The prediction has a mean pLDDT of 77. Predicted 3D model of RNase P RNA and transfer RNA as a complex of 476 nucleotides. It holds a member of the Rfam family "Bacterial RNase P class A". The family's RNA type in Rfam is ribozyme.
RNA sequence: GCGGAUGGCUGGAUGGCCGCGCCCCCGCAAGGGGGUGAGGCACGUCCGGGCAGCCUGGAGAGACGGCGCCGGGCAACACCCGGCCGGGGAAACCCGAGGGAAAGCGCCACAGAGAAGAGACCGCCCGCCGCCGGAAACGGCGGGGGCAAGGGUGAAACGGUGGGGUAAGAGCCCACCGCGCCCCCGGCGACGGGGGCGGCAAGGCAAGCCCCGCCGGCUGCAAGGUCGAAUAGGGCUGGCGGCGUCGGCGAUGGCCUCGGGGCCGGAGCCGGGGCAGGGGGUCUCCGCCCCGCCGGCCGGGUUGACCGCAUGAGGCGCGCAGCGAUGCGCGUCCCAGAUGAAUGGCCGUCCAACGCGCGCGAGCGCGGGGACAGAACCCGGCGUACAGGCCAUCCGCGCUU
RNA sequence: UCCGGCGUAGCUCAGUGGUAGAGCAUCCGACUGUUAAUCGGACGGCCGUAGGUUCGAAUCCUACCGCCGGAGCCA
Repeated sequence: GCGGAUGGCUGGAUGGCCGCGCCCCCGCAAGGGGGUGAGGCACGUCCGGGCAGCCUGGAGAGACGGCGCCGGGCAACACCCGGCCGGGGAAACCCGAGGGAAAGCGCCACAGAGAAGAGACCGCCCGCCGCCGGAAACGGCGGGGGCAAGGGUGAAACGGUGGGGUAAGAGCCCACCGCGCCCCCGGCGACGGGGGCGGCAAGGCAAGCCCCGCCGGCUGCAAGGUCGAAUAGGGCUGGCGGCGUCGGCGAUGGCCUCGGGGCCGGAGCCGGGGCAGGGGGUCUCCGCCCCGCCGGCCGGGUUGACCGCAUGAGGCGCGCAGCGAUGCGCGUCCCAGAUGAAUGGCCGUCCAACGCGCGCGAGCGCGGGGACAGAACCCGGCGUACAGGCCAUCCGCGCUU
Repeated sequence: UCCGGCGUAGCUCAGUGGUAGAGCAUCCGACUGUUAAUCGGACGGCCGUAGGUUCGAAUCCUACCGCCGGAGCCA
């Protein structure tokens, strides 16, 4: 110098004029003055929390959803860090939804003989029988068998390579590799190394059902609370609303009575306790609560104010511990808060991108114009979008010393 | 803010692991004096985009893009 890998920062600067939201001060008011005002993603709303309300308290089970190598970090996570294993790369380094397929079910199209306790199309063989040729060895044809090595199909063919063995073959036998089990050593562990045994039985798919382990109530700041305004606190409808007894009240009715009134009777209502039942959870058990409660639809009203609401797992700097994520300590700072929703527009100077011209070149002159995007309860992540610029570390190649 | 659904031919929709289909529309032919209707045939698709799982993806998974719909105040 060129090519590449990783991590981080930045993503316009400055001045003037006009304008907008919020806060403070002055002013009776009109108004005036001062301060402050988007992001690394504020985004998608995909995870994890805080906070708030609702549900029936606890235990167990089930359903549903999510996660899934090991260890650590964190308030927590599906995030992060460090490792292991597998894959890619010459390397720096990168990628991985990475439990279980010898618990079960299901699927494996087409092609192919055969697709999961399989199979024989081509092929190979003749220890068997018959016929023919031959003196015989042997050869040929047919029948009947044997085999799964080779060919062929396929994404995948029921371990692979080599040797022995055999009529030909085959884990049939042996060595190595693979696979499984056991033991020893190293490691917290995933796992790695070594030894022994097993002759193969065990194909793939779980981002198909499923099994195992772990986690999870539901709803979301339009949560929720306070105040105020208005309206017809109206209509329809669904679910379940037990039994007898005691006490009180007691309608209609009956009888007595001249009347006032009294007696009988008892629909129903209220209350007490009792028994049973029902309702409230996905189910069961134990317990608890309720017995007039819980909804749905139509109609009507409002379109207000305040709190929640910005001091927080907070930012910045330094030190210590740790490989690191991160933790601890000290110092310092307070940094948007709208509710049809502010953060904008114009002009000047400068800095790069980009274009043109000049110059051998460093560069100079003119033009030109700024990526993605934008708060809405808050925080930690992930994912996605992003013109360009800068810094650090590492790998490879070339040149110079 | 929260929740749900959809994206396949020009249009409306099927297809939910194994060769992408139907109706209408368009074009051509037949029938007819002509047109319509009818009959026969043809054209037309990166299955919204990208990545992954799988031998194989419209279908399963993840991310993104676009469209549509619903809920919520008082009483």